[in-house]
RNA sequence: GAAGCCCGCCAGACCGCCGCUGGUGCAAGCUGGGAAACCAGGCACUGGAGGAACGUCCGGACUGCACAGGGCAGCGUAGCAGCUAACGGCUGUCCACCGCGAGGUGAGGAUCAGAGCAACAGAGACGAGCCGAUUCAGUUCGGGUGAAACGGGCAAUCUCUACGCGCAGCAACACCAAGUAGGCACACGUUGACGGGGCCCCCGGAGUGUGCGGGUAGGUGGCAUCGAGCCGGGUGGGCGACCCCCGGCCCAGAGUAAUGGCGGUCACAUGCGGCCUUCGGGCCGCAUGCACAGAAUCCGGCUUAUCGGCGGGCUUCACAU
Numbered sequence: 001g002a003a004g005c006c007c008g009c010c011a012g013a014c015c016g017c018c019g020c021u022g023g024u025g026c027a028a029g030c031u032g033g034g035a036a037a038c039c040a041g042g043c044a045c046u047g048g049a050g051g052a053a054c055g056u057c058c059g060g061a062c063u064g065c066a067c068a069g070g071g072c073a074g075c076g077u078a079g080c081a082g083c084u085a086a087c088g089g090c091u092g093u094c095c096a097c098c099g100c101g102a103g104g105u106g107a108g109g110a111u112c113a114g115a116g117c118a119a120c121a122g123a124g125a126c127g128a129g130c131c132g133a134u135u136c137a138g139u140u141c142g143g144g145u146g147a148a149a150c151g152g153g154c155a156a157u158c159u160c161u162a163c164g165c166g167c168a169g170c171a172a173c174a175c176c177a178a179g180u181a182g183g184c185a186c187a188c189g190u191u192g193a194c195g196g197g198g199c200c201c202c203c204g205g206a207g208u209g210u211g212c213g214g215g216u217a218g219g220u221g222g223c224a225u226c227g228a229g230c231c232g233g234g235u236g237g238g239c240g241a242c243c244c245c246c247g248g249c250c251c252a253g254a255g256u257a258a259u260g261g262c263g264g265u266c267a268c269a270u271g272c273g274g275c276c277u278u279c280g281g282g283c284c285g286c287a288u289g290c291a292c293a294g295a296a297u298c299c300g301g302c303u304u305a306u307c308g309g310c311g312g313g314c315u316u317c318a319c320a321u
Stems, first nucleotide, its partner, number of pairs: 001317010012266007020048007030041004050292001055302001057301005062169004074165005079093005094108001095106004109160002114158002116154002130143004173221004183212006194204003229249006236243002268289009
């Protein structure tokens, strides 16, 4: 210098104006919506997308239902050892394959339980036999084809073994409020329940009251988290995944669903033009571009998408000394 391998990180910055949305505090207990439950409205301060928030593929938390225990069926996983809340994830390692190498990939239990399969070639392809020679005797020797000819192979065919899995999912689930028609139960009732009024007379008067249940639509919680939490440090442990200790922090959140729009300056990339140059490039101006994509109960993974850039470790080759 060229070509590569592995790992980590960033995902434009700042200013101004106008908005959206969560929280806290203050003020007002007022106004509006609504049958109600409840929701909204002012001012100030403050928080407000991602490395994949994607997919919804795997695993868990959580919730409801079910559940003595065991088994069958079904689904899934598969070297060995570990990590973890758990996993089909991750780490280490063995083996196989690919690569000169750094490294990469792996659907890597079992074919003395049973079944099934094997193109072409070949007389014969899973049944044991066939052909030629030979022998007392399928006794012995040889045989082309083919991946494989008697031995075996394939479990990415069924199967067997071991292990795991109860089912459903936040539209889970809990609570609140209103409640049609019709229904059920109980109580009272023409010996007047019930209503009109505080009571009686009186008048009306055949149903009344309570509970259950009830299509549908609504509201609140779940739900914005003290957590498998985030950040920093450790001459803590471990090859590593990971674990431990110390310090600090509280960090988006709705149910038409917020996280935005406009303008400016700078940065970055590309193209064009000009100037300079030690020929590597540098400077100035203009134009264009600036990815993939957006939370929806939460968390750990995996897969997929992604303009461009930065850092670290390593390999092979070439050249020079």